[in-house]
RNA sequence: AGUGGGUAUAGAGGUUGCACAAGACAAGAGUAAAAAAAACAGAGAGUCAUAAACACUCGAUGAUGUUUGCUGAAAGGGUCUUGUGCCGAAGGAUAAUAGCUGUUUAUGAGUUAUUAUGCUGGUGUUGUAUUUAACAGGUACAACAUUGUCAUAUAGGUUAUAUACUAUAUGGAGGGCUAUCUCACGC
Numbered sequence: 001a002g003u004g005g006g007u008a009u010a011g012a013g014g015u016u017g018c019a020c021a022a023g024a025c026a027a028g029a030g031u032a033a034a035a036a037a038a039a040c041a042g043a044g045a046g047u048c049a050u051a052a053a054c055a056c057u058c059g060a061u062g063a064u065g066u067u068u069g070c071u072g073a074a075a076g077g078g079u080c081u082u083g084u085g086c087c088g089a090a091g092g093a094u095a096a097u098a099g100c101u102g103u104u105u106a107u108g109a110g111u112u113a114u115u116a117u118g119c120u121g122g123u124g125u126u127g128u129a130u131u132u133a134a135c136a137g138g139u140a141c142a143a144c145a146u147u148g149u150c151a152u153a154u155a156g157g158u159u160a161u162a163u164a165c166u167a168u169a170u171g172g173a174g175g176g177c178u179a180u181c182u183c184a185c186g187c
C1' cells in the first nucleotide's frame, strides 16, 4: 500500500430534486350562501354525525321544504415567476398523549401538535382504489420506463501495472455513497 470500526466536516443525484413564503393567472362558477320577489304548503328549524338531556338563536309579522327568477362569492388544490431553507431534503402508515368542532354521557368522523416504531434512493407514465367541482392534483398498491450510486462479471481504450476510465448485464438500498480527518490492527 492495505484491512476493520468510529467521529467530525464538506459534498453529489435533479434545468420537473424536496419543502415553505409572496405575487400574478386559469379554473372553481353563473356554483354555494345571505338578502329579497312570486307560487304551493303549514309548525317547527339550526349547532360535525347518531341517541338522550341542557343552553342559545329564529319562527303564523309564516320556520323547515319544493319550484321559478334576480343578485352573486370564497377556500383547499393547480400553472408560472421571484425569494428562502435544504439533500430523510421530504412523504406517508400504525399506536399513544393533549386539545378544537355550544355543554354533559356513549359511539364515531374530521383536524392541530408532540412522542415512539417501521417503510420509500430520485423522477415520470399507466392501471386499480380513494380524495376532490375536476380523467387537474394528492395518497396507497402494482407494473413499466428513466436516472444517480455501490457490488459482481464481461469487454474495450490507455498503459510498466492498475484498485483509476468507458460501455453492457445482473443485483442491492439513503442506517446508503464520495472526499478529507481521526482511532485500532497490520506491513
Stems, first nucleotide, its partner, number of pairs: 002185003006182001008180004014087001017086009037068004044058004048108007090120002093117009121147011149172008